[in-house]
Molecule: c-di-GMP-I riboswitch aptamer
Organism: Paenibacillus lutimineralis
RNA sequence: UUCAUAUCUAGGCACACUAAUCGAAAGGUUAGGUCGCAAAGCUUUGGAGUCUAAUGGUUCUGAUCAGAAUACUGAUCCGGCUAAUGACAGUCCGGCUGCAUUC
Repeated sequence: UUCAUAUCUAGGCACACUAAUCGAAAGGUUAGGUCGCAAAGCUUUGGAGUCUAAUGGUUCUGAUCAGAAUACUGAUCCGGCUAAUGACAGUCCGGCUGCAUUC
């Protein structure tokens, strides 16, 4: 110096949950909290995976409105399906950086 991470020292971060706040939501931020983490540090302009659906498309039933002589047509609302431009770095792989006694 590099690799490894069983042990040691000094430390670090902060799951769930709670409060406030941002967001359509997923989720984020701040404070408390401490399940755990040897990178639970950074990186989504490296690759996959998962989550959400404002918005777009499509569709069923029902309701409402309008047009129409009837049949019917169109629009809106509720629900389903589908699609990130949104989110997850504590989902995984990768990249970059980093502390530590002994072996």